[in-house]
Two RNAs folded together computationally: RNase P RNA and transfer RNA, 441 nucleotides in total. It holds a member of the Rfam family "Bacterial RNase P class A". Rfam links the family to the GO terms ribonuclease P activity, dimeric ribonuclease P complex and tRNA processing.

RNA sequence: GGACAAGCAAUCGCUGCCCUAUUCCUGCUUGCAGGGUAGGGGAGAGGAAAGUCUGGACCUCAUAGGAGCGGAUACCAGUGAAAGACUGGGGGCCGCAAGGCUACGGAAAGUGUAACAGAAAAUACACCGCUAGUAGGUCUUUGAUCUGCUAGACAGGGUGAAAUGCCCGCCUAAGGGGCGGUGCCGCACUUGGGGCGACCCAAGGCGUUAUAAACCCUAUCCGAGGCAAGACAAGCCGGGGCGUUCUCCUGUGCUCCACAGAGCCCCAACGUGUCGCUUGAGGAUUUCGGUGACGGGAUCCCUAGACGAAUGAUUGCUCAUCGGGUCUUAGAACUCGAUUGACAGAAUCCGGCUUAACGUCCUCCC
RNA sequence: AGCGGGAUGGGGCAGCCAGGAGUGCCCGCCGGGCUCAUAACCCGGAGGUCAAAGGUUCAAAUCCUUUUCCCGCUA
Numbered sequence: 001g002g003a004c005a006a007g008c009a010a011u012c013g014c015u016g017c018c019c020u021a022u023u024c025c026u027g028c029u030u031g032c033a034g035g036g037u038a039g040g041g042g043a044g045a046g047g048a049a050a051g052u053c054u055g056g057a058c059c060u061c062a063u064a065g066g067a068g069c070g071g072a073u074a075c076c077a078g079u080g081a082a083a084g085a086c087u088g089g090g091g092g093c094c095g096c097a098a099g100g101c102u103a104c105g106g107a108a109a110g111u112g113u114a115a116c117a118g119a120a121a122a123u124a125c126a127c128c129g130c131u132a133g134u135a136g137g138u139c140u141u142u143g144a145u146c147u148g149c150u151a152g153a154c155a156g157g158g159u160g161a162a163a164u165g166c167c168c169g170c171c172u173a174a175g176g177g178g179c180g181g182u183g184c185c186g187c188a189c190u191u192g193g194g195g196c197g198a199c200c201c202a203a204g205g206c207g208u209u210a211u212a213a214a215c216c217c218u219a220u221c222c223g224a225g226g227c228a229a230g231a232c233a234a235g236c237c238g239g240g241g242c243g244u245u246c247u248c249c250u251g252u253g254c255u256c257c258a259c260a261g262a263g264c265c266c267c268a269a270c271g272u273g274u275c276g277c278u279u280g281a282g283g284a285u286u287u288c289g290g291u292g293a294c295g296g297g298a299u300c301c302c303u304a305g306a307c308g309a310a311u312g313a314u315u316g317c318u319c320a321u322c323g324g325g326u327c328u329u330a331g332a333a334c335u336c337g338a339u340u341g342a343c344a345g346a347a348u349c350c351g352g353c354u355u356a357a358c359g360u361c362c363u364c365c366c
Numbered sequence: 367a368g369c370g371g372g373a374u375g376g377g378g379c380a381g382c383c384a385g386g387a388g389u390g391c392c393c394g395c396c397g398g399g400c401u402c403a404u405a406a407c408c409c410g411g412a413g414g415u416c417a418a419a420g421g422u423u424c425a426a427a428u429c430c431u432u433u434u435c436c437c438g439c440u441a
Base pairs, nucleotide, nucleotide: 001362002361003360004359006318007317008316009315010314011313012312014044015043017041018040019039020038021037022036024035025034026033027032028031046343050354051353053352054351055350056349057348058226059225060224061223065257066256067255068254069253070222071221072220073219074218075089076088077087078086079085090104091102092101093100094099105217106216110215111214112211113210114209127157128156130152131151132150133149134148135147136146137145138144139143165184166183167181168180169179170178185207186206187205189204190203191202192201193200194199230275231274232273233272238267239266240265241264242263249261250260251259282301283300284299285298286297287296288295289294319341320340321338322337323336324335325334326333367440368439369438370437371436372435373434376393377392378391379390380389386424395411396410397409398408399407417433418432419431420430421429
């Protein structure tokens, strides 16, 4: 990384489907349909059916109009019906390695925030220490030292998650400044080369705190609700309020506009049957193309459709696990027992993601 | 089945939207005072894995993802 999800047999049950028989029931078009009864045949949970995190099919609302709010995604190329999906690659991080992880646009558009500590936290700053000037004091008096004031300044100390990129030299009273470096690090800059592209390499230029899983900006998109959607048939049918031509109500996120409709809202009651319902971006085997996701072709197969919601129980043998016994140097073997057998149970259907989990087998690599 | 919301001392809540020491309110609990004694009242105190795990960030109750539990709506 992949596959399996204890196995076989018998008996008794449960849910659909199909076939045969029928002297039963109903209907009429009088030999058919539906139902019942009897018999027989065949099928019957998952890799996650789960969580409901996502993308669709399908159905309804006006085939969904306009503006604003709002929501989703974010390196590149491909695959795919689509996707917060997958494959291959680029950058980054981790690992000795095989390899693994990656919500990975923009902080040079603007705004916000940066607690505590600290002198100063984004318009940087002056506590200790440093330098110059000046006033005063002390002493061993061309000087040294202490205290105060003014000015300069960030080399050093200390604080912090973070202190205006790091290091060296010159200059200077001392100096993030200025000048310099075949130096290191970084960059949404420029030029040249390679690549479909993300990006990489070289030379030059520049020195910019962090945060966008903060607001936001940029780019690409998004009508809403969901099978309790909805359609048909049968039945039941009380009370109250608002309204009938755009003031109000309704037309499936919210607000406004536009358009359409005559109904709409609340309480109580009823809530039955049929369809939707399972043949589908289906599955198995094989071959060709592609690094791969995947795509093309051939052959074969039909595989739950319930709604008080089926898919189970018992027995026997085998396998595994646990416990005991016999034997043995030790593995192992034999034998007895077990309320032992992972996670877990379809509900409109598919594609993914995530989570749960005894074990057994296969393959590759460090 | 399909959707929506919540979890913060013993109980009920705010804080979350715009991150800054777990901060605050009411009731309850403990100790002291007042009282002959109890209640009320006054003073002081304890008690928190912010449901769990992982991530973003210097920093998470708060933002993001996954999980657990609870509540509500729809015929």